[in-house]
RNA sequence: UCAGAGGGCCGGGCGGCCGCUCGUCAAAGCCUUGCGCGGCGGCGAGAGGAAAGUCCGGGCUCCAGCAAAGCAGGAUGCCGGGUAACGCCCGGCGGGGGCGACCCCAGGGACAGUGCCACAGAGAGAAGACUACCUCGCCGCGCGCGAGGCAAAGCUGAAAGGGUGCGGUAAGAGCGCACCGGGCCGACCGCAAGGAAGGCCGCCAUGGUAAACCCCAUCCGGAGCAAGACCAAAUAGGGGCGGCGCAUGCCGGGCUUUGCCGGUGUCGCCCGGGUCGGUUGCAUGAGUGAGUCGGUAACGGCUCGCCCAGAUGAAUGGCCGCACAGGCGAAGUUUCUUCGCCGGACAGAACCCGGCUUACAGGCCCUCUGACGCU
Numbered sequence: 001u002c003a004g005a006g007g008g009c010c011g012g013g014c015g016g017c018c019g020c021u022c023g024u025c026a027a028a029g030c031c032u033u034g035c036g037c038g039g040c041g042g043c044g045a046g047a048g049g050a051a052a053g054u055c056c057g058g059g060c061u062c063c064a065g066c067a068a069a070g071c072a073g074g075a076u077g078c079c080g081g082g083u084a085a086c087g088c089c090c091g092g093c094g095g096g097g098g099c100g101a102c103c104c105c106a107g108g109g110a111c112a113g114u115g116c117c118a119c120a121g122a123g124a125g126a127a128g129a130c131u132a133c134c135u136c137g138c139c140g141c142g143c144g145c146g147a148g149g150c151a152a153a154g155c156u157g158a159a160a161g162g163g164u165g166c167g168g169u170a171a172g173a174g175c176g177c178a179c180c181g182g183g184c185c186g187a188c189c190g191c192a193a194g195g196a197a198g199g200c201c202g203c204c205a206u207g208g209u210a211a212a213c214c215c216c217a218u219c220c221g222g223a224g225c226a227a228g229a230c231c232a233a234a235u236a237g238g239g240g241c242g243g244c245g246c247a248u249g250c251c252g253g254g255c256u257u258u259g260c261c262g263g264u265g266u267c268g269c270c271c272g273g274g275u276c277g278g279u280u281g282c283a284u285g286a287g288u289g290a291g292u293c294g295g296u297a298a299c300g301g302c303u304c305g306c307c308c309a310g311a312u313g314a315a316u317g318g319c320c321g322c323a324c325a326g327g328c329g330a331a332g333u334u335u336c337u338u339c340g341c342c343g344g345a346c347a348g349a350a351c352c353c354g355g356c357u358u359a360c361a362g363g364c365c366c367u368c369u370g371a372c373g374c375u
Stems, first nucleotide, its partner, number of pairs: 001371010013322006020046006029040003048346001052357002055355005060224004073220005078092005093107001094105004108215002113213002115209003130154002133149006139142001162180006181203001182201004188195002228280004238271007249264005287306008324344001326342007
């Protein structure tokens, strides 16, 4: 210098003017008002790294249920640690990829049982013999037929009972041997997952598949701030008490008559439930900044400091100016300077936290790897 790997941070700045939401102020003031509330005004604060998707885990609240255990269902799945908890994070192990920094992996169990392995192929499982090879027999002597041996070679397939070589044999074969691979045991190391010197074994050490059923281990009650709590209008309706009226009516007690019982009106006061509306939940919290200590780290302890949005048709905006990144064009003293134009992403709280995932113009910083050049 070029090409890469990992991580952290910012994500527009300053000033002026005009607005919006919330809080506060009688120790600036004005208006209104009996007081209060309120309006103007002053002062202060006012989106994010993802506020997003609502995918996991919690706090909080209500509901249900003796608790616990169990059944069913779901989730997770190497080991150790962190955490309130997690499917998250950190550190390891194993496997795979890359020259490397580094990256990726649902990564328990296939001697508990069941199933599946399409097509092709002789054969897809504790399997198989189509072609080929070898021996023997027969005749019609041919690229023939039959009996047997073998599994090296061909053929099919994602996968066919290790690979290469030498010996051996009628032909062959771990049949024997060497090397490679593999299985079992394993001193020793490690908390563990796991690693491993060495030894034994002719070997698919029961073929593969569990993001097939299943088995094992661990965890899980449901619904959600539109949760929940409180205050509470008009109108309509319900209940109670009292006043008036009491019609000689109307309705019901199966029908008719007589009698009886209950109800039906209106006014006033009170009570209780619901709706509109309002208050609360709701901003001090697993909070955050700095320092320090422990730990490889995630993270934790201690000390000091800070208070940091609370809307509810839903505030956090608009305009102007100046510099600053960035892009394009032109010119010139060609690696720099000047001028002009454009121009700053993704996106916006809604009970609150911890994560994950996804979107994102541009910029800054740190560490590391490979190649080339120079000293």